[in-house]
Formats: sequence, structure tokens, C1' cells
RNA sequence: CUGUGCUAAGCGGGGAGCUAGCGGUGCCCUGUUAUCCGCAAUCCGCUACAGCGGAGCUGAAUGCUAAUUGAGGCUUUUCGUAUUGAGGGCCGCCGGGGACAAGUGUUGACGAUACCAAGGUCUUGUGCAAGCGUGCACUGUGAACCAUGUCAGGGCUUGACCGCAGCAGCAUUAAGCAGAUCGUAUGUUGUGCCACGAGGUAGCUUUGGAGGAGAUAACUAUCCCUGUACCGCCUCGAUACGCACUGUCGGGAUUAGAUGCACAG
Repeated sequence: CUGUGCUAAGCGGGGAGCUAGCGGUGCCCUGUUAUCCGCAAUCCGCUACAGCGGAGCUGAAUGCUAAUUGAGGCUUUUCGUAUUGAGGGCCGCCGGGGACAAGUGUUGACGAUACCAAGGUCUUGUGCAAGCGUGCACUGUGAACCAUGUCAGGGCUUGACCGCAGCAGCAUUAAGCAGAUCGUAUGUUGUGCCACGAGGUAGCUUUGGAGGAGAUAACUAUCCCUGUACCGCCUCGAUACGCACUGUCGGGAUUAGAUGCACAG
């Protein structure tokens, strides 16, 4: 140096959780791949060299050391996007109230605001008309008997005539009931503004006079006050994703190095 056969070692890693701690089963992540069987979450087995028992494979390289690199997981801190929770009416938007008079509109030389005069509207006194009501008057109806008149029949009286009382009926009336135009007396009225008088002059309005250009505030604009958390915005937070950042693990890949035993050549 080569060949053969053994042995040590290896045959995934990470996160959470459980645990005195370590690993496993179970849950999650990863990777073009992670040997098989049994035990095991009211756990199973170990002890810092930290699963136990058994089988299989590689085997001095699928092991060890170092460097480079590295899929991926977890973690820290910002930022962005999306969704969402809470808050903020002295941010916007949207309402309400007020002011103003730049614009629009309306009105004005067929004469604006303001001024003067006389009226109305307003208050009140006396009335008038009308409406509503009441009484009287008018018409109708209206009393078995206790209203009147006439009183058939019948009754009483008489020798007879006459007469007497008197029911029904009829008529006229009382109390009452009803009607309706007019009449009359009276009460009342947010009826009318009708008459006369007194009062009042702030507002509105009519007419006349004088005067000569604005008046208004509906809308827009501007300003002030106030309200509302629907939307936008602001502040704080949560979740998810993304890009960076911090830390920690990290299968694998590449390179280099070192390396057990036995036999044979």
C1' cells in the first nucleotide's frame, strides 16, 4: 500500500408542552429521503456519558474534528398592507342656532330704507244689524167623572103641561203638547266693523306729502357657538401577511485533517 473479516460509532433536526432534569409516545414545523418491531399522557424509560428491550443496515467511513455554506423552525425590534377593538367632537364630513352682506336670487325711478300726516288693526262706552235661546202673541190639538154651553136617550117630579138634575155626543176652552213665516219683549255672542264718542301710537298695513337709491336674507360664501363616533382622519391596541433586524437551533452540501482491532499478501 492492497484485500478480507470484526468492533466503537451512526441510522434526522427543531418548536411548544410535560419534567427536578434528559429523552420518547402524542401535537406542530421542516426536508426530493429520515430502517423495522414492542412499551408509553389518570404517561413510558432513564440520570448528566440521560429513553428502555429486540432486530436489520453502513462500518473505519452513512462515524469524529475544523472551516465554509445552508433548506427550514423558533425568537427580538421597527416599518408596510389588510382586518378589527377602544378612545378622540377644539380634525374633516354631516346637522342645529346666530351674525354678516361678497356672489346668486327677489324687489325697487310704475319710486327703496328712513321721515311727516291721516286711517285700519288694538282697548273701552253707548247703541244698531245678524245668529242662537226664552217668554208673550198666532195656528192646531186638547178634560169619561172632580171646566163651560147645548144637552139625544134614559132618570126624577106632575093628573097633564111645564120643570129639575144630568151621562154619552158635539162645540168652546183651562192646564198641557205640538207647529211654524211674520209680530213683540228680553238675554247672550271670537257674528259685522255698521254708527257715535273716548283712549293709544311699540309692531303690521292703507292713503297722501316730501325725498332720491337702495332694501331683503331664501341659497352659496365667510365667521362664531353647539351637536353627532355613520364615514374619512388621529391616538393606543390585537390578529394575519410581507420585507429587513436581534438572538438561538439547524437536517444537508463542500473542502481539509486525523483515526481502532485481527489476518493475509
Predicted 3D model of a 265-nucleotide RNA (Bacterial large signal recognition particle RNA) from Candidatus Ornithoclostridium faecavium. Rfam family: Bacterial large signal recognition particle RNA. About the family: The signal recognition particle (SRP) is a universally conserved ribonucleoprotein involved in the co-translational targeting of proteins to membranes. It is annotated as a non-coding RNA gene. Gene Ontology terms of the family: signal recognition particle, plasma membrane targeting and SRP-dependent cotranslational protein targeting to membrane, signal sequence recognition. The sequence is in RNAcentral, with records from ENA. The gene name in the source record is ffs.